[in-house]
RNA sequence: UAGAGUUUGAUCCUGGCUCAGGAUGAACGCUAGCUACAGGCUUAACACAUGCAAGUCGAGGGGCAGCUGGGAGUAGCAAUAUCCCGCAGGCGACCGGCGAAUGGGUGAGUAACGCGUAUCCAACCUGGCCCUUACACGGGGAUAGCCCUUAGAAAUGAGGAUUAAUACCCGGCGGUGUGGCAUGACCGCAUGGGAAAGCCACUGAAGAUUUAUCGGUAAGGGAUGGGGAUGCGUCCGAUUAGGCAGUUGGCGGGGUAACGGCCCACCAAACCGACGAUCGGUAGGGGUUCUGAGAGGAAGGUCCCCCACAUUGGUACUGAGACACGGACCAAACUCCUACGGGAGGCAGCAGUGAGGAAUAUUGGUCAAUGGGCGAGAGCCUGAACCAGCCAAGUAGCGUGAAGGAUGACGGCCCUAUGGGUUGUAAACUUCUUUUGUCGGGGGAUAAAGUCGCUCACGCGUUGGGCGUUUGCAGGUACCCGAUGAAUAAGGACCGGCUAAUUCCGUGCCAGCAGCCGCGGUAAUACGGAAGGUCCGAGCGUUAUCCGGAUUUAUUGGGUUUAAAGGGAGCGUAGGUGGAAGCGUAAGUCAGCCGUCAAAUAUCGGAGCUCAACUCCGUCCAGCGGUUGAUACUGCGUUUCUUGAGUGCACAAGAGGCAGGUGGAAUUCGAGGUGUAGCGGUGAAAUGCUUAGAUAUCUCGAAGAACUCCGAUUGCGAAGGCAGCCUGCUGGGGUGUAACUGACACUGAGGCUCGAAGGUGCGGGUAUCAAACAGGAUUAGAUACCCUGGUAGUCCGCACAGUAAACUAUGGAUGCUCGCGGUGCGCGCGUUGGUGUACGCCGCCUAGCGAAAGCGUUAAGCAUCCCACCUGGGGAGUACGCCGGCAACGGUGAAACUCAAAGGAAUUGACGGGGGCCCGCACAAGCGGAGGAACAUGUGGUUUAAUUCGAUGAUACGUGAGGAACCUUACCCGGGCUCGAACGGUGCAGGAAGAGAUCCAGAGAUGGUGACGUCCCUUCGGGGACCUGUAUCGAGGUGCUGCAUGGUUGUCGUCAGCUCGUGUCGUGAGAUGUUGGCUCAAGUGCCAUAACGAGCGCAACCCUUGCUGUCAGUUACCAGCACGUAGUGGUGGGGACUCUGACAGGACUGCCACCGUAAGGUGUGAGGAAGGCGGGGAUGACGUCAAAUCAGCACGGCCCUUACGUCCGGGGCGACACACGUGUUACAAUGACAGCUACAGAGGGAAGCUACCUGGUGACAGGAUGCAGAUCUCGAAAAGCUGCCUCAGUUCGGACUGGAGUCUGCAACCCGACUCCACGAAGCUGGAUUCGCUAGUAAUCGCGCAUCAGCCAUGGCGCGGUGAAUACGUUCCCGGGCCUUGUACACACCGCCCGUCA
Repeated sequence: UAGAGUUUGAUCCUGGCUCAGGAUGAACGCUAGCUACAGGCUUAACACAUGCAAGUCGAGGGGCAGCUGGGAGUAGCAAUAUCCCGCAGGCGACCGGCGAAUGGGUGAGUAACGCGUAUCCAACCUGGCCCUUACACGGGGAUAGCCCUUAGAAAUGAGGAUUAAUACCCGGCGGUGUGGCAUGACCGCAUGGGAAAGCCACUGAAGAUUUAUCGGUAAGGGAUGGGGAUGCGUCCGAUUAGGCAGUUGGCGGGGUAACGGCCCACCAAACCGACGAUCGGUAGGGGUUCUGAGAGGAAGGUCCCCCACAUUGGUACUGAGACACGGACCAAACUCCUACGGGAGGCAGCAGUGAGGAAUAUUGGUCAAUGGGCGAGAGCCUGAACCAGCCAAGUAGCGUGAAGGAUGACGGCCCUAUGGGUUGUAAACUUCUUUUGUCGGGGGAUAAAGUCGCUCACGCGUUGGGCGUUUGCAGGUACCCGAUGAAUAAGGACCGGCUAAUUCCGUGCCAGCAGCCGCGGUAAUACGGAAGGUCCGAGCGUUAUCCGGAUUUAUUGGGUUUAAAGGGAGCGUAGGUGGAAGCGUAAGUCAGCCGUCAAAUAUCGGAGCUCAACUCCGUCCAGCGGUUGAUACUGCGUUUCUUGAGUGCACAAGAGGCAGGUGGAAUUCGAGGUGUAGCGGUGAAAUGCUUAGAUAUCUCGAAGAACUCCGAUUGCGAAGGCAGCCUGCUGGGGUGUAACUGACACUGAGGCUCGAAGGUGCGGGUAUCAAACAGGAUUAGAUACCCUGGUAGUCCGCACAGUAAACUAUGGAUGCUCGCGGUGCGCGCGUUGGUGUACGCCGCCUAGCGAAAGCGUUAAGCAUCCCACCUGGGGAGUACGCCGGCAACGGUGAAACUCAAAGGAAUUGACGGGGGCCCGCACAAGCGGAGGAACAUGUGGUUUAAUUCGAUGAUACGUGAGGAACCUUACCCGGGCUCGAACGGUGCAGGAAGAGAUCCAGAGAUGGUGACGUCCCUUCGGGGACCUGUAUCGAGGUGCUGCAUGGUUGUCGUCAGCUCGUGUCGUGAGAUGUUGGCUCAAGUGCCAUAACGAGCGCAACCCUUGCUGUCAGUUACCAGCACGUAGUGGUGGGGACUCUGACAGGACUGCCACCGUAAGGUGUGAGGAAGGCGGGGAUGACGUCAAAUCAGCACGGCCCUUACGUCCGGGGCGACACACGUGUUACAAUGACAGCUACAGAGGGAAGCUACCUGGUGACAGGAUGCAGAUCUCGAAAAGCUGCCUCAGUUCGGACUGGAGUCUGCAACCCGACUCCACGAAGCUGGAUUCGCUAGUAAUCGCGCAUCAGCCAUGGCGCGGUGAAUACGUUCCCGGGCCUUGUACACACCGCCCGUCA
């Protein structure tokens, strides 16, 4: 020392990206009241108009252009004008002195002794300043200026004459000066330094004035400033590895203030470099600044120090000092002037201009202060400096009011909307205050001391005191007092998560937002607006950049089995590291003291501006250097030791290596024999070989390559790798022993060597196999997989190459840390068995480690040493460069751009043309269908004014619809209504209500007419209920959204599953339970078991059917008794039987046998009506499909309101070239037709079912009877028997059409059903394909019901009659369940994903 978001369905990890913080010489957007302090071209070291930025001294000089004063003259005088006089103040230009080398600017260059720090100069200089000593004698010649002449446009010259100095020169004197020669006491860290005395040579001066002083010369010393040398430190790149000829050194010179190859001649051949030379790129350095917990990282603006530069490049001159920003010369570029001959210039000084740019100020004031130059001084100069101006560009401070004030006002916004919430004490209103603002006044304050004059004191000075005088840009500013009046003053960003703060409307993957993740496709807290809220506040946001977070370069403080990352292996150089003991030393290390570490900054303590920022005063650490000590550790030196390492001796093992020899089997080929039609090959074939004799078989021969069995979880080797047998040569390891050496060791950048397969060169060899290639197949294609051939190659020698999933994906060495088991080769004890020890190989595990998987004495544990390598994915191991190679190629190895991930391990699912187990009419075995025909019906499509809407793989399509002629009806056309077709509340008016009759108009809705009729209470005014009209509040919508919903439903699936609590395991997602064995229809049960229990499902409970009993019996039944009829349970009666319907019983693997631990299974078992769930039904777990339905109903939101509501007439939903689904009837003889004849069940019935009679060929009609039903009725059929038809488009089939009718209904045209007669189509068993069914089932036959006036019903739901076949079995297809495995899938294989093209 703070974290968060983002990879996934979820998890842990790795890892990148992003955010929250701070900072800035900033810029941009919106906004803006004041004050103080600090700041302001980061870009073009781009170009510059104009002004200013360095002058001063007359007390150095000659002079006098201009000014002033004075004097003289002229114009009559004054004023004025003009002229003269250097006479004076002064002074342009000139000579001379000092200054101009400071100050100020900029950062181009510079990777350097440039800078920083420390040290040194015995190798040096220093104007002015300070101190000390000495001196200043005598001369001389010029030159500028002025004047004259002259060239030129100008700048600028040229010539002549004349003149001065503190300008210049000569001579003399001259010292303790300098240099040389010789000498060298003495001293020192090496070269060395050096007193005294001697000789030779050289060198000086200037005056001025107001007489106070100021100057001049020489020498010595000091101070200051500078010059030089050295140690250490100081960016990136090795895709820059070699560089260098004055180069390195020496000797001798030159040059310099001084050392030095600084320069030169000669001699030597050195010197620098992997501890990074040279080269390339970038850059002024430091104090410091920002950030950070720190270590670090980044930066070098303002201020201070140093350096460098002054348009670019070069050069020197002057000078104490320069190679000189506002000096000179030369060259170059640019600009300007020009009379074209020639000239002039340098803002990186202050302002300012243009340009560049996102971007950076006034052509301001003053020398009053501070400082500088000159001067004796006054003073002059000073864009240094001090002030002011502009800019929110930064930091700090202040304000925009304070208190009270609820009917919680109006307005806005929101909500569950007759009502609430919020804005909000906010406002209004009352009281108070006056910073700021404005006005008036004060403040001649302070910021200051100095000059000049007078004077005093003393230690006599650049001294101090007193008095007087004078000087202020800022500025009448700061500050103070008074007046006035809440008066003059608030915004910006944000509100999905990170991240504090949410609602409505608009929009509808559009417009837009976005730092990352991501929002927006009609209910957007993410866009835009509004309301409200949050954060900060004279600012707030955005952008850019730096540090942080990032332990994401890891010294502090990371990693490398699988996430990125161990070099393919060994030997070994430099380097790094290193066993035990003693002694010495003191380099590292530790401690004390000293020097330095400029100031400013920072820290801490204090002080001054009203506070703060700001400023001032005091205070510090590290580093470097010196010195004195300490000696544990490391280093160094030395003396020892044996345990590390090596050597010797002995023993055994081994596919270790190299070379030579040798063996058999197989293969192919050749020759011969036998032999005949195929062989070969494949999923199936074909190409191929073969009657010229193959394949097969036998004999003989040839060649090359590889070594069966042994053989293994084996052995050896550094790795690659090594396998028949024998011989020779040879390497390494192990064990035992303890004789020898005495740390000789470990690792190892570069380097060297080895290095599978494939490849290359040359020369051999070539049996097999076999890239390329050819042919045949497969396929949509098949440049493949399969087949037939076949060349390089495979083999050998020599040489290159140098890479592999060269893997244990795990570098080497050493030490330490629980065990068990197997095995190879030694040695020991003991000896059937066993056990110990050492080195290898292998399996399992403890601790520990690890993200986990896993590793675990052969570590991925605990430690030490050395090497190699990694830092998000893609681009890419690519490009360029270099090195190597004959080539192929190898080594080294980027960037632009792009993404927010890429990745590891594990989890749960899903999936697999993965595995195991199991089930299902799933297949198989069967029976019957569909697909072909006609028709019915539904759908698509098309058509239409409309053909209303929905349902669309399984899971839509005889579905919603269990009844479309009108109605229904939602659609279309036309005609109407607008409180509306229905209902409720209220006000007013009228009236009982009505069924408003009847009539008229109209297609009808509707409009008109208005007969009849008249309720209850009453105080007789009226009121109540009801109706009509009118007004109003609630209407209405089959309009949209099933992807906003409820409810209901389909499907997986009546499949056996789906979960929970507690416990346990795991960092976690999760696991366990629910897995395993057996069993079952079943997660059904039993056993095992870190699980123990439980819930929803299964089963059971319910209904029905099959058997029996009991009870009860009418409308059912009738055995016995009796009566009666043509006949009939018709009647009395009965409760036996059938039946009805209520309650019981019965079936439980209960019994037996066998198998099994059990659960359970099996048996032509027994018994039984029924036997192992007896048959059927109802019952549908957690969930999946954004499955279906807003048109059944309900409901949020949106939309319509004289219409998208509603009423009516007519039409449509019924169309018709087509396509599909579901059905019906058939194609016939197991049949059709005709006749005769028997037996059900379950239902329905009053606007109904109807016996029976009559009529009709018939549908049906007219009568009539029973029955609201065990009573009456619908009401029987197929089967069966007999006859006929005799295989044909028929006596099959019945569509279509014509005619005639019946019935329902207001009405059968569009558009009903039925009947009769006539007509008599397609169709002769249906391609690929496909559906249902396992027993009272399929098939077949009829019957009933709902809806309903009728019916398009062949549909749906039920009922009974007749009544089969088959199942070996689970390989395969489909679906499902459990376990397991792989996965780059999770929208989950209809996934993901690759390539090409647009």